[in-house]
RNA sequence: GGGCCGUUAGCACAGUUGGUAGCGCGCUUCCAUGGCAUGGAAGAGGUCGCCGGUUCGAAUCCGGCACGGUCCA
Numbered sequence: 001g002g003g004c005c006g007u008u009a010g011c012a013c014a015g016u017u018g019g020u021a022g023c024g025c026g027c028u029u030c031c032a033u034g035g036c037a038u039g040g041a042a043g044a045g046g047u048c049g050c051c052g053g054u055u056c057g058a059a060u061c062c063g064g065c066a067c068g069g070u071c072c073a
Base pairs, nucleotide, nucleotide: 001072002071003070004069005068006067007066010025011024013022019056027043028042029041030040031039032038049065050064051063052062053061
């Protein structure tokens, strides 16, 4: 320098026929217990890496860039 893959909540990850962004763990509150563990109910938390483009509408399609992984040189 080039190819491919990845970047979504605090953490690990889903979501590719374009149409309100989700699961698990964690966190907060409440219930049950004398208390803890456990269980149950409710809830908070995300400019979907960044900048542009296409579109009525983009996490999703297109271009560039950044970071990480991997392969080639």
Predicted 3D model of a 73-nucleotide RNA (transfer RNA) from a Candidatus Moraniibacteriota bacterium. It matches the Rfam family "tRNA". By type it is a transfer RNA. The organism belongs to Candidatus Moraniibacteriota, within Bacteria.